[in-house]
RNA sequence: UAGAGUUUGAUCCUGGCUCAGGAUGAACGCUAGCGGCAGGCUUAACACAUGCAAGUCGAGGGGCAGCGAGAGAGUAGCAAUACUUUUGUCGGCGACCGGCGCAAGGGUGCGUAACGCGUGAGCAACAUGCCCGUAACAGGCGGAUAGACCGUGGAAACGCGGCGUAAACCGCCAUAAGUUGGGAGUAGGCAUCUAUUUCAAAUGAAAUCUUCGGAGGUUACGGAUUGGCUCGCGAGACAUUAGCCAGUUGGCGGGGUAACGGCCCACCAAAGCUACGAUGUCUAGGGGUUCUGAGAGGAAGGUCCCCCACACUGGAACUGAGACACGGUCCAGACUCCUACGGGAGGCAGCAGUGAGGAAUAUUGGACAAUGGAUGGAAAUCUGAUCCAGCCAUGCCGCGUGCAGGAAGACGGUCCUAUGGAUUGUAAACUGCUUUAGCAUGGGAGCAAUAAGGUGUACGCGUACACCGAUGAGAGUACCAUGAGAAUAAGCACCGGCUAACUCCGUGCCAGCAGCCGCGGUAAUACGGAGGGUGCAAGCGUUAUCCGGAUUUAUUGGGUUUAAAGGGUGCGUAGGCUGUUUUGCAAGUCAGGGGUGAAAGCCCGGAGCUCAACUCCGGAACUGCCUUUGAUACUGCGAGGCUGGAAUACGGAUGCCGUGGGAGGAAUGAGUAGUGUAGCGGUGAAAUGCAUAGAUAUUACUCAGAACACCGAUUGCGAAGGCAUCUCACGAAUCCGUCAUUGACGCUGAGGCACGAAAGCGUGGGGAUCAAACAGGAUUAGAUACCCUGGUAGUCCACGCAGUAAACGAUGAUAACUAACCGUCGGCGAUAGACAGUCGGUGGCCAAGCGAAAGCGAUAAGUUAUCCACCUGGGGAGUACGUUCGCAAGAAUGAAACUCAAAGGAAUUGACGGGGGCCCGCACAAGCGGAGGAACAUGUGGUUUAAUUCGAUGAUACGCGAGGAACCUUACCCGGGCUCGAACGGCAGAGGGACGGAUCAGAGAUGGUCCGGCUUUUCGGAGCUUCUGUCGAGGUGCUGCAUGGUUGUCGUCAGCUCGUGUCGUGAGAUGUUGGCUCAAGUGCCAUAACGAGCGCAACCCUUGUCGUUAGUUGCCAACAGGUAGAGCUGGGAACUCUAACGAGACUGCCACCGUAAGGUGAGAGGAAGGCGGGGAUGACGUCAAAUCAGCACGGCCCUUACGUCCGGGGCGACACACGUGUUACAAUGGUGACUACAGAGGGAAGCCACCCAGUGAUGGGGAGCGGAUCUGAAAAAGUCAUCUCAGUUCGGAUUGGAGCCUGCAACUCGACUCCAUGAAGCUGGAUUCGCUAGUAAUCGCGCAUCAGCCAUGGCGCGGUGAAUACGUUCCCGGGCCUUGUACACACCGCCCGUCAAGCCAUGAAAGCCGGGGGUGCCUGAAGUUCGUGACCGCGGGGAGCGACCUAGGGCAAAACUGGUAAUUGGGGCUAAGUCGUAACAAGGUAACCA
Repeated sequence: UAGAGUUUGAUCCUGGCUCAGGAUGAACGCUAGCGGCAGGCUUAACACAUGCAAGUCGAGGGGCAGCGAGAGAGUAGCAAUACUUUUGUCGGCGACCGGCGCAAGGGUGCGUAACGCGUGAGCAACAUGCCCGUAACAGGCGGAUAGACCGUGGAAACGCGGCGUAAACCGCCAUAAGUUGGGAGUAGGCAUCUAUUUCAAAUGAAAUCUUCGGAGGUUACGGAUUGGCUCGCGAGACAUUAGCCAGUUGGCGGGGUAACGGCCCACCAAAGCUACGAUGUCUAGGGGUUCUGAGAGGAAGGUCCCCCACACUGGAACUGAGACACGGUCCAGACUCCUACGGGAGGCAGCAGUGAGGAAUAUUGGACAAUGGAUGGAAAUCUGAUCCAGCCAUGCCGCGUGCAGGAAGACGGUCCUAUGGAUUGUAAACUGCUUUAGCAUGGGAGCAAUAAGGUGUACGCGUACACCGAUGAGAGUACCAUGAGAAUAAGCACCGGCUAACUCCGUGCCAGCAGCCGCGGUAAUACGGAGGGUGCAAGCGUUAUCCGGAUUUAUUGGGUUUAAAGGGUGCGUAGGCUGUUUUGCAAGUCAGGGGUGAAAGCCCGGAGCUCAACUCCGGAACUGCCUUUGAUACUGCGAGGCUGGAAUACGGAUGCCGUGGGAGGAAUGAGUAGUGUAGCGGUGAAAUGCAUAGAUAUUACUCAGAACACCGAUUGCGAAGGCAUCUCACGAAUCCGUCAUUGACGCUGAGGCACGAAAGCGUGGGGAUCAAACAGGAUUAGAUACCCUGGUAGUCCACGCAGUAAACGAUGAUAACUAACCGUCGGCGAUAGACAGUCGGUGGCCAAGCGAAAGCGAUAAGUUAUCCACCUGGGGAGUACGUUCGCAAGAAUGAAACUCAAAGGAAUUGACGGGGGCCCGCACAAGCGGAGGAACAUGUGGUUUAAUUCGAUGAUACGCGAGGAACCUUACCCGGGCUCGAACGGCAGAGGGACGGAUCAGAGAUGGUCCGGCUUUUCGGAGCUUCUGUCGAGGUGCUGCAUGGUUGUCGUCAGCUCGUGUCGUGAGAUGUUGGCUCAAGUGCCAUAACGAGCGCAACCCUUGUCGUUAGUUGCCAACAGGUAGAGCUGGGAACUCUAACGAGACUGCCACCGUAAGGUGAGAGGAAGGCGGGGAUGACGUCAAAUCAGCACGGCCCUUACGUCCGGGGCGACACACGUGUUACAAUGGUGACUACAGAGGGAAGCCACCCAGUGAUGGGGAGCGGAUCUGAAAAAGUCAUCUCAGUUCGGAUUGGAGCCUGCAACUCGACUCCAUGAAGCUGGAUUCGCUAGUAAUCGCGCAUCAGCCAUGGCGCGGUGAAUACGUUCCCGGGCCUUGUACACACCGCCCGUCAAGCCAUGAAAGCCGGGGGUGCCUGAAGUUCGUGACCGCGGGGAGCGACCUAGGGCAAAACUGGUAAUUGGGGCUAAGUCGUAACAAGGUAACCA
């Protein structure tokens, strides 16, 4: 020392990305009241108009252009005075000579990776103007020159010549210290030496002015200050920069400098630097400090301070104390300007200012009042240093925009569950109060200390101190007082999570948002607007950059089995680390002292501006460096011991250890010969292939090459790779024992060297087998594969190269320590065939501990120590470029742009698998009957149409919604109408009975006309109805992906969960798994689980047996009556039946098996036996399954229409395709005749007996029955006869005709009847459906809907009544356990590569265009130095000339590094492109590495 979001269905971890914080010389957007303090070209060291930024001294000098004064003269005037002129006489002073200054101050950061900077030392190797102190001195002589004046050249800048001249200008002589070399001493140190005394020699200063006080000058010594030089240490990147260097390294001798030095030169030597990073390239001024951070660190170096460097670019020197000089000089170059074309001028990185560049940075301001500087004796002058003001919210700090009261919680806005409420909100209004800032008026600072001068005190001048005494840019500013008045002053961003803050409307994957995750496809808290809210506030946001969070480079403080990461292995160099003991030293280390660590800043305390920011004072700190004194445990160094580490010796043992030689048998192939005959071989099945020229098979002999069965193992050996028949030789290693020898000799190991599977390469052999490439045959949609037949490199040997592997224990080496148990190999010990011993290997399972987990666990992935190697998100990429190695293949080293928000590890739950195990189901099999072919019915698709309304679409749509489409229904289409509306509620107003009937027009709706016609009342009215207006209406319009409800399916499958406990960091697990059993998670047993819930089962209904009760409409045994006959009648209550209540079945009994649960049994009993049959009953959930058109409902949409009424049409169409059915194809049948037995359900606008008519549908009469009573009602099957295998006496479609019925109406479009017609069809391809017993099959009957009916459909009812199941290999579906997984939208999953398209960055590339640096050659300005100097000068000397060096220029060849380029290579990204399907499951050929 704070974390959060984001990988997943969920979890833990690894790991990246992102956010919240702080900061800024900032910029941009919106907004803006005031003040204080600070800051303000980060870009073009780009170019600059204009003004200013360095002068001063007359107390150095000659002088007098200009100004003033004086004096003289002249003119005018009476004069004052004015004018003219002369005069340096005075004040002063332009230009000039001279002195001092201009080297400071101010600016900038180009260059520089350097003793440039920082820090600490050194100079016995140095300088220092002005300042201070001490000592001494200033004597004499001479010379030149500017200005002025005269003349003259030039456009100008600027000169040239002449005359004469001053000084503190320049010389000479004297003197002194000093200096230099030499001699002789003394003292000291640090190697060269230093200090000092003395002797002689050489050399060797000066300036005046004066008010007489002084100022200034010269020399020497000393101080102070400032500078110069040297060294230790510190502080960038790249090794894809590894070697660099010729004055280079050193010496001797010179030169030069203030001084040391290859600084320079001659000669000599051959050194010097470098892996502790030389050289090269790129980048960069350094520090105090600033920002951030808990700190350690990281980043930065603007303002202020210190140092450095630079001044248009490059070079050079001069002057000077100091410069190689920002506002000096010379030269060269580029650029700009002037020009009379001959020549000249210039340098804002000073202050302002301009242009340009840029996202971006200010006034051509005031003043020297203060501080500081230059000069001067001073006054003073100069000073864009400085002090102030101006501009800018650029930052920091402070203040204000009001305060208090005030609920009808106003109006308005917004929202909602909307007669109302919530919120804006005490907010406003309103009442009272205050007046900072601003405005107005008035006053008004400090900053000022002093100068000249004066007075006083102190001592001797003169100086010091005290008092007096001019001077203010800022500024009438700060500040103070008074006055009026809430008056003049609030915005910006955000509101999905992170992250404080939520609603409505609009939009509809559009427009847009976005820091990350992500929002937007009609209900968006994520876009845009609004209301409300949150946060900050004269600011608020955004962008950029830095630190933080990030322990995400880990010193503090990380890792490497599987996440990224251990080198393939060993030997070994440098380096790092190193057993035990004694002693010495004191380098590291520790303690005390001294020096330094500038100031400012940070921190603490205090003080001044009203506070704060800001400023001032004091302290602390500056973690550092140097020095000194001490300590000696540890490290180090030196010396001496020890034996435990290590090694050696002797003895014993072991092994698929290595190298070379020799030998062996089996197998394979081949050759020869024999036997033998038609196939062999091969596969899922085949074919290619071999074989009658004799194969395969078999026998014998021979040859070749390669590999070594059994033993053989969790074995052994080796450093790793690797090593296996036997034997010999040589070599190496390990282990054990003895504890004999040495005495730390050790460990690790960057570079380096060696070894290093397979494949591969070179040369030469060899070649049996196998076998890349290749060929053929198959497979396949294809099959450049998998399978088969062949087959070459290769596989083998020798020599050489290569140097990589999933070279793996995915686990570096060494040493030590830390519970047990069970094996095994080699020794030793001890021996009984036994063994709790010991050493070294090799395995298993585990304690502690560790780990994200899986797991590891004395053979560690535990606990420690040492050394090495390696990692830092995924992709791009082990790629490109460069380099090294290689014959090549290639290996090693090894990036970036760009792109993504993940990639990944372990484990969990599911799902899935052409994974495994167990189990079930009409799932298969075994059977029976169908469908698929025909015709028709019906539904659907498609097509058509004005419309063919809508929905349902794998299983789980398709005789489904629909259990009744001619009108209606009806939702569709055409046409005609209505708009309070076809139906309903409320209110207001007006009118009227409502209603019934007739008639006219019209297709009807509708409209018109006529007639009849109220009730009640408290007399106001009310009920009913029409019209007008209004609030509601109405919608089968959309959304089943906004919903409720209901339903289908998995599935009547046996599952789905919970509480508590326990285990696990967690998701989760356990329970629910295991064994047995069951139809069943049904039970039993076991068990870290114990219990429980929803499901299962049972309870319910029905059916099968019996009993009890009851006895009509049902029944009729006994009794009686009666009929043609009949429970028809009396009666009966037995039976059947009806319908209510009970009984019964539970593996209860027996036998066997089993611990039990339970199972088995042609067992007993029983109507029924192991769930007796059937039904109702459908767990958690799945399919965004179905339905907004049954109904309900949110939202959206329509409102003279998407509402509603009416007529007609359509839903019934028809080249076609599919589903579901019906009828058939016939003899187990058709037709005709005859005849028995059901059940369930229906009936009043109904069922209809019976009679009559009709061939019949039906019609006309007519009893009974709202029904155990009447009725539909005839059951069909059955029996007999006939037909005799044919498109038929099968089949009945289609069509014609004639009818019947329902209905307002049968044309589109009804059913039924009769006559006639008599189609296809002769048992149905691939394929497929149902069914396990009263079932299938077959036969009829009933019901709902309904006027009628397109019903062959649906729902029920009974009659007759089978076959088969060995079994669970296979298909389908399901359950449980387990396994793999890269799936989780869950295999209809995921996902790879080429190709095609667009975009992006990048490599290569013939070339083209640059850049910086170096090298060689040529040329070479200015300038220093040297030489020369016939010219000048009396002379010192100088001009000139020459030499060396160099900036610059030119030429040349290379190297390095950029940009660009036709074309080309791969890479990345991009909702729905192409081809295949490589990977993930055994991924359908296990995958992967070289």
Molecule: small-subunit ribosomal RNA
Organism: uncultured Rikenella sp.